[in-house]
């Protein structure tokens, strides 16, 4: 000097949905149930670390107690491209 991991500090940060039951159990406003959205607000938050870039499956996790639904992220693996 280059390449790989590890830790700390900034900083980034998707995703925070839909009904039910209860005195209550995120609010507030507008839609929807062929839907499971949209902005604002208060709180959590994997997880990344110069930026930018495919697809699927599994297996683990991540969002306001709890039941049932409904999409998404991230990490690792194998296939594909």
């Nucleotide at each position: 000097u280059g390449g790989c991991g590890u830790c700390u500090u900034c900083g980034c940060g998707a995703c925070u949905g839909g009904c039910g039951a209860u005195a209550a159990a995120g609010g507030c406003g507008g839609g929807a149930u062929c839907g499971a959205c949209c902005g604002c607000u208060a709180g959590g938050a994997a997880g990344c670390u110069u930026c930018g870039c495919g697809a699927u499956u599994c297996u683990a996790u991540c969002g306001u107690g709890c039941g049932c639904c409904u999409g998404g992220g991230u990490a690792g693996a194998a296939u594909c491209a």
A computed fold for an 81-nucleotide RNA from an Opitutales bacterium, annotated as ZMP/ZTP riboswitch aptamer (pfl RNA motif).
Rfam family: ZMP/ZTP riboswitch aptamer (pfl RNA motif). The literature on the family includes a 2015 paper in Nat Struct Mol Biol by Jones and Ferre-D'Amare, "Recognition of the bacterial alarmone ZMP through long-distance association of two RNA subdomains".
Of the family's consensus pairs, 85% are formed in the model.